Molecule: FMN riboswitch aptamer (RFN element)
Organism: Bifidobacterium pullorum subsp. gallinarum
RNA sequence: CGCAAGUUUCAGGGAAGGUGCAAUUCCUUACUGGCGGUAACGGCGCAACCGGGGUUCAUAACGGUGGCCGCCGGAGCCCGCGACCCGCGAAUGCGGCUGAUCCGGUGCGAUUCCGGAGCCAACGGUUACAGUCCGGAUGGAAGAAACGAGGU
Numbered sequence: 001c002g003c004a005a006g007u008u009u010c011a012g013g014g015a016a017g018g019u020g021c022a023a024u025u026c027c028u029u030a031c032u033g034g035c036g037g038u039a040a041c042g043g044c045g046c047a048a049c050c051g052g053g054g055u056u057c058a059u060a061a062c063g064g065u066g067g068c069c070g071c072c073g074g075a076g077c078c079c080g081c082g083a084c085c086c087g088c089g090a091a092u093g094c095g096g097c098u099g100a101u102c103c104g105g106u107g108c109g110a111u112u113c114c115g116g117a118g119c120c121a122a123c124g125g126u127u128a129c130a131g132u133c134c135g136g137a138u139g140g141a142a143g144a145a146a147c148g149a150g151g152u
Base pairs, nucleotide, nucleotide: 001151006147007146008145009144010143015029016028017027018026030132031131032121033120034081035080036079037078041073042072043071044070045069046067048065049064050063051062076119077118085096086095087094088093101117102116103115104114105113123135124134125133
């Protein structure tokens, strides 16, 4: 550098107040954002070039530019996936279903950057309607990391 079967570990966040017989469910104001991809953004490093400075000549500090360069991070609402739910099957599974964004700015290029305003969130339960409470779930899982024949 890199690999087959396989093994191990890990893999979801968030609330207060008010009204009321009754609501962590309504109202008000807050708060949260699974996994992979993309990403013009950010950080660090390295090399190069220019300036600078100094010397017999060259090298350093320092300033600037910026690269098909390297590493890390980066979207709840763009793409794909998982969970939940439905159907089929003896079963591993297979098929289906599966939420939400616009405006302005910059620019060759942005639903990703910057600014602003919005919107969304399975199923079952419940003295009254749930993203935030309880439950299936000490579950499952997208996937992540480590190990793993061997080669250089």